[in-house]
RNA sequence: ACCGAAAAAGGCAAACCAAGCAAAAGCUUGGGACGCAAAGCCAAGGGCCUACGUACGCAUGUAUAGGGUAGCCGGUUACCGAAG
Numbered sequence: 001a002c003c004g005a006a007a008a009a010g011g012c013a014a015a016c017c018a019a020g021c022a023a024a025a026g027c028u029u030g031g032g033a034c035g036c037a038a039a040g041c042c043a044a045g046g047g048c049c050u051a052c053g054u055a056c057g058c059a060u061g062u063a064u065a066g067g068g069u070a071g072c073c074g075g076u077u078a079c080c081g082a083a084g
Stems, first nucleotide, its partner, number of pairs: 002084001003081002011036002016031006034071001040076003045073002047069004053064004
């Protein structure tokens, strides 16, 4: 350094519920734990979700500025230390 233990110490918190915010996706706080060895941080790269507004359309819609997602991939930093 890779790696990740029936290890120690500590950490995070899905669904769902309540309140609030948002046009929506979704977010925040509290409760709650499905899970997580980066489930810390980053939305500049790929993916995915959304579409108040804008363009087109008679319209259901289609595309998109923008928004969101790091618990999809990716990037980056880091605690602990058995075996290999």